Order: sequence, then structure tokens, then C1' cells
RNA sequence: GAAGUUUGACAGACAAUCGCCGGCAGCGAUCGCGCUGCGGGAGGAAAGUCCGGGCUCCACAGGGCAGGAUGCUGGAUAACGUCCAGUCGGCGCGAGCCGAAGGAUAGUGCCACAGAAACGGACCGCCGAUGGGCCGCCAAGUGCGGCCACAGGCAAGGGUGGAACCGUGGUGUAAGAGACCACGAGCGGUGCUGGUGACAGUACGGCUGGUAAACCCCAUCUGGAGCAAGACCGAGAGGACGCGGCGGCUACGGCCGCAGCUCUGGCACCGGAGCGCGUCCGGGUUGGUCGCUGGAACCGUUCAGCAAUGGGCGGUCUAGACAGAUGAUUGUCGCUUCAUCCGUGGGAGGGUCGUUCCCGCUUGGACCACGCGAAGUACAGAACCCGGCUUACGGCAAACUUCCCGC
Repeated sequence: GAAGUUUGACAGACAAUCGCCGGCAGCGAUCGCGCUGCGGGAGGAAAGUCCGGGCUCCACAGGGCAGGAUGCUGGAUAACGUCCAGUCGGCGCGAGCCGAAGGAUAGUGCCACAGAAACGGACCGCCGAUGGGCCGCCAAGUGCGGCCACAGGCAAGGGUGGAACCGUGGUGUAAGAGACCACGAGCGGUGCUGGUGACAGUACGGCUGGUAAACCCCAUCUGGAGCAAGACCGAGAGGACGCGGCGGCUACGGCCGCAGCUCUGGCACCGGAGCGCGUCCGGGUUGGUCGCUGGAACCGUUCAGCAAUGGGCGGUCUAGACAGAUGAUUGUCGCUUCAUCCGUGGGAGGGUCGUUCCCGCUUGGACCACGCGAAGUACAGAACCCGGCUUACGGCAAACUUCCCGC
């Protein structure tokens, strides 16, 4: 210098002006309001709504079945499918990363095409000991030898396939075969040693295709719905009773007209529009209040622990909207990159991964720093709360790994 791995912190700052949503205080009022002042006001993911818990309502004797989820071990935790530390397996040269990691010796199923056969099989092939057929010999026997490939035996070799009945070598045989032997691979079993354990090592004897991301078996967990949960107060409308100026009609529930009351045209006349009143009852519509933000909280420190995490002590209060606030503009600064005629300071070396390349080597000086200039400054927006996971996204720092170059 290049390419990576892991971890951590951050997520621009300040000011002015104009606004927005809560809180507190004061003042005023026509009392569901206004004004003034002070103070607070998004995230690491607020996102996806995937997993877990709190909280709320409903359901629920106990036990079981079904369904669902999870699936190496130990620990952490309110809980988890999360996290930490390990085991085993896989990937990477490595730092490291990944794992849907119980059971195939409970049972059932499946294994395309090819191939004889994908767990009970024989296409080519080998043999034909035994049985059979044919021929030959003579010592004539339950004889010996040869041929055939008929019955039959075999699975070594060829060939197919992702995978061929565990592999290699030997013994053995008519030919062969875990049939037997030695060594080795895998699987589970028993004993011993180490470990809390997963597991590792070792000895003995046993077995040998794969698949559970097929059914299934085993173990553990598991009621449902969700803040639009839910609680309270309650206009209007409804029902009952009582009262209500005059007249008319009535199906006896009420209806109509006039008068009266209210509003409006500045007032009056006149015209227009609207209208029963009171008490009680039930349900709970519009709406309001609560739930609602003090909590598995945050910050600092200390102790225990490898760690996740937990305990102690001290300090802090830190959004709460309901069509949904947390914003906009301007200025200054910060950070990154680029450019750099020029100015100031440093300066003999510098650029470059590197070089044999390029620039410069002291008035005119490469290059560096600052000033001046330009561009950029990500993803994204709480809605009951919390712990995780996943996804989106910007630059920074530290530690570590591999390679290249110079000294």
C1' cells in the first nucleotide's frame, strides 16, 4: 500500500426569525377560551410486524387426545425461535464465518433417467465341484479320463448411476462370496479414563445404501383476542309520568290554525325562518376523561462471572399526538472529497502499490499545512410499553489476518 475479518462509538453543532404539540406559573375573560413567561419535544433502526413478555378483556375442575412450535450441551433471562460459553460437522491460506445439529437399530413409504438390480436382483460374464447327456479306456468298479453348457452354482470383473450391498490385501473354492483372517471406514452397544454435560480417548464384542426440508417416533413448551384491549362520564334521539292561552279536527296516539317565545332584515309597522316545558328510566350514538408513559428505565461507579448477565451504591426524570406536533428559512462553524491562479508559514526531497516513470533540489523552489474556492453531509418519522430478530443506511476508530513493495 492492496484485499479482508471482528468489535465499538457516532448519527452534525450554534445563533436569529417565523411556526407546531404537550407541561407548569401568572394575568384576563364572553369561562369547552385567550395572552405572556419558563421549561420539554423521535431512532439506531421509530421500519417489517417475524418471535417473546408485560398489561387488558373473554374462556377455563383435573387428566388425556388432536393441532401448532421448538430440537447438540451448559448457562443467561420476565420470556424467546434471542444472547453467551462450549461440543461436533462444514467453508476459508488465514483473521474468522456458517449449521433445519434428536431418532434410519420402532414401523411404513420413497429413491426420477439409466441400469440385471436402488434391499432382495443377474444383461454380458465366471464355474459347472454336484446331478444329467455324449465319447474314449480296461484291471469291469459305487472305476478313470475327456467333451457339452442341460439342470444348477456365483456375484469376482465389465457396464449404469449421485449412490451398487463397507473398502484393500490375503486364505479358501469348481468358480466365488465377511465364508474366514489382517488392516482400515462408518453406525450404534458395553466397560474403563477425562469432562457438570454435549463429547473425546481407549478396550471388547456386534452390525453395514440413502432419505425424517416424507409420514412417523421421542422430548419440551403451548387457551383465545388484542390499546380500535378495556374502564368511566355522558349531548341528541327513545320510553314513562305530570303540566301546558284560545279554537277546530280526531282513528284518542295526536294533528292543524291563531296567540306567545326566539333569531334576522338598524328600530316600529310588515314580511321571513324556527319552537312545547319539567321530572324520572334504560341502553350508551356524536363526543369527552382515563388507560398514557416512572420503566425488566437511563447515567456513573463498584462487586461476582471467561462471557451473556446479575447484585450493591449514588444521581436523573427523559415526547405523549388522535388526521396525528417534533418543522421551515438564513447565517456561521464542523466533517469528507475535489480543486488550488494567488497569499502566509515550513521546506530538500516528494508523487507513486512500486519502478528503470514523473515533479523538484534554494532569486523563479516540487511537496506539506493553513487561508481563499466548489461539491457533498446517508437511511429514515414515535402512536400501549418492553426484550430480540430481520431489513435499509453514512462516514469514523481500534484490534487482527493474508499478500505485495521499500529499508